Overview
RNAcentral holds the full RNA, with entries from SILVA. A computed fold for a 480-nucleotide part of an RNA from a metagenome, annotated as small-subunit ribosomal RNA, 3' major domain.

Context: one part of a larger RNA
RNA sequence: UGACGGGGACCCGCACAAGCGGUGGAGCAUGUGGUUUAAUUCGAGGCAACGCGAAGAACCUUACCAGGCCUUGACAUGGUUAGUUUAGUUUCCAGAGAUGGAUCCUUUCAGUUCGGCUGGCUAACACACAGGUGCUGCAUGGCUGUCGUCAGCUCGUGUCGUGAGAUGUUGGGUUAAGUCCCGCAACGAGCGCAACCCUCGUCUUUAGUUGCCAUCAGGUUAUGCUGGGCACUCUAAAGAAACCGCCGGUGAUAAGCCGGAGGAAGGUGGGGAUGACGUCAAGUCUUCAUGGCCCUUACGGCCUGGGCUACACACGUGCUACAAUGGCAGUGACAGUGCGCCGCUACCUCGCGAGGGGAAGCUAAUCGCAAAAAACUGCCUCAGUUCAGAUUGUACUCUGCAACUCGAGUACAUGAAGUUGGAAUCGCUAGUAAUCGCGGAUCAGCAUGCCGCGGUGAAUACGUUCCCGGGUCUUGUACA
Numbered sequence: 001u002g003a004c005g006g007g008g009a010c011c012c013g014c015a016c017a018a019g020c021g022g023u024g025g026a027g028c029a030u031g032u033g034g035u036u037u038a039a040u041u042c043g044a045g046g047c048a049a050c051g052c053g054a055a056g057a058a059c060c061u062u063a064c065c066a067g068g069c070c071u072u073g074a075c076a077u078g079g080u081u082a083g084u085u086u087a088g089u090u091u092c093c094a095g096a097g098a099u100g101g102a103u104c105c106u107u108u109c110a111g112u113u114c115g116g117c118u119g120g121c122u123a124a125c126a127c128a129c130a131g132g133u134g135c136u137g138c139a140u141g142g143c144u145g146u147c148g149u150c151a152g153c154u155c156g157u158g159u160c161g162u163g164a165g166a167u168g169u170u171g172g173g174u175u176a177a178g179u180c181c182c183g184c185a186a187c188g189a190g191c192g193c194a195a196c197c198c199u200c201g202u203c204u205u206u207a208g209u210u211g212c213c214a215u216c217a218g219g220u221u222a223u224g225c226u227g228g229g230c231a232c233u234c235u236a237a238a239g240a241a242a243c244c245g246c247c248g249g250u251g252a253u254a255a256g257c258c259g260g261a262g263g264a265a266g267g268u269g270g271g272g273a274u275g276a277c278g279u280c281a282a283g284u285c286u287u288c289a290u291g292g293c294c295c296u297u298a299c300g301g302c303c304u305g306g307g308c309u310a311c312a313c314a315c316g317u318g319c320u321a322c323a324a325u326g327g328c329a330g331u332g333a334c335a336g337u338g339c340g341c342c343g344c345u346a347c348c349u350c351g352c353g354a355g356g357g358g359a360a361g362c363u364a365a366u367c368g369c370a371a372a373a374a375a376c377u378g379c380c381u382c383a384g385u386u387c388a389g390a391u392u393g394u395a396c397u398c399u400g401c402a403a404c405u406c407g408a409g410u411a412c413a414u415g416a417a418g419u420u421g422g423a424a425u426c427g428c429u430a431g432u433a434a435u436c437g438c439g440g441a442u443c444a445g446c447a448u449g450c451c452g453c454g455g456u457g458a459a460u461a462c463g464u465u466c467c468c469g470g471g472u473c474u475u476g477u478a479c480a
Stems, first nucleotide, its partner, number of pairs: 001480002003477003007474007015464002019428005026320008034311002042053002064306007073129001077128002079125006087106002091102004109119003131295002134293003140289002142284003145280001147278001152191006158167003171182003197272004202240007211230003216227003243266001246260005322421001326380006338369003343362002347358004387418001392413007434456007
């Protein structure tokens, strides 16, 4: 100087407390451990691994296993020789296919000094080499997590100290903040904080189609449907607006704090982006790059099939429930984000339905996905039920070469556990929790996951003694 303390003082955080809803019990989904297996590819491991890499494993993916094949190789550069068949298509045979063999048709590479001369392409040969999701993240770059959006981390000069170092950065106040004020052997400065950026909330101006419809006119069973208009809504660009600016109190006359007015908004207005010096030899050699090591008729390459989907069990994360604030049936209103041509599909029609067959519009503020759901009315009357829906049977639908291993969906039948969950444990302070639906990425098909969107919309916070984490000062130390 740090680190540590079941030392002290002060301060903060959904850290506790006060509340609301969960997890832990059930069934299922999903990840992991374990076990099994020919293989169940690999990585991730307290917080900070475990719906994580994976924004989507039937084949492919795929790295794993079995079997069948190839060896200058699926891919790159270079040499020699030969050919000039350059590019695509049809059919057949053997085979699981890779591959091997045959065949049909169309077209006959580019430049040219017209020399196979140059470049391509194909084949053969030999070698340099290719190739490796093989090892090492404790050799590395890059990227990322974490403490933590915590308020800290440092430097120059000066001063003090033999020196390591100290001072500044401590102190008195204050703040979300090393934020600001005052004081001070310090005076200044940098990286952080804040602001500058995006978005939401108010108003104005500009603009008015594909959006809108107050006034006027026309038309319809009906509809901004038409003329017309740009007032309003909205769209999207530019501005205005908030600064403790004003008033009162308080404070040291300071920084600030408390209350009030005005205001759409008030003291950082809400949300986002933004992550200092560093810590964890944290994570990643399987995104990529890369040193070293290793393989080279195989640890490389191609293919078929299987596996990653196994199942006595254990854990994590979720979904659905156990019902009456509910279930079922009917009625039927109000969103926002988005997406669409290998697409979204109105409308008609067939089917109980998943869906099928026709078929308009839309490269989309124009057309479509689209129906929002919670809501309201009626029945059920506390039951393992008109709760719950696992499991299983039968019949189908769709995608796709192909749903056996191993997809999703539909109808009918079946109707398991489950009556609110031990010890323990998690999230959340406001348009939040809870609850309700909608969209998107990936994607042929497949979501209870993920990323977004809006609808309805709470309770509680006395307080900081205690638990956890963090910050500042101080103290002890046989630790570095």

The prediction has a mean pLDDT of 81.